[in-house]
Molecule: c-di-GMP-I riboswitch aptamer
Organism: soil metagenome
RNA sequence: AAAAAAGCAAACCUGUGAGAAAUCUAGGGACGCAAAGUUAUGGGUCUAAAAUUAGUUAUGAAUAAUAACUAAAUAGAUCGCCAGACUGCCGAA
Numbered sequence: 001a002a003a004a005a006a007g008c009a010a011a012c013c014u015g016u017g018a019g020a021a022a023u024c025u026a027g028g029g030a031c032g033c034a035a036a037g038u039u040a041u042g043g044g045u046c047u048a049a050a051a052u053u054a055g056u057u058a059u060g061a062a063u064a065a066u067a068a069c070u071a072a073a074u075a076g077a078u079c080g081c082c083a084g085a086c087u088g089c090c091g092a093a
Stems, first nucleotide, its partner, number of pairs: 007033002012028004017024002031080001037086003041083003044078005052072008
């Protein structure tokens, strides 16, 4: 590699399921997958409820306070986006 025995399960549908959301989860369903097993370790991508920092606008006598918006950071998610790490079925080799 070809077989063989197994495995997983995309889109989509359903749920008095979880979550602000991304998304996850239970069942159905198979597009596909030699790791489409595990792991959020490095990148990429996605979300933004609350809190934080900065700015803008409105109300206001106000460098007070409140509300809204934007950005950053941060938090969360994604392993069937790429890579790393660990583990695994068969056997021409």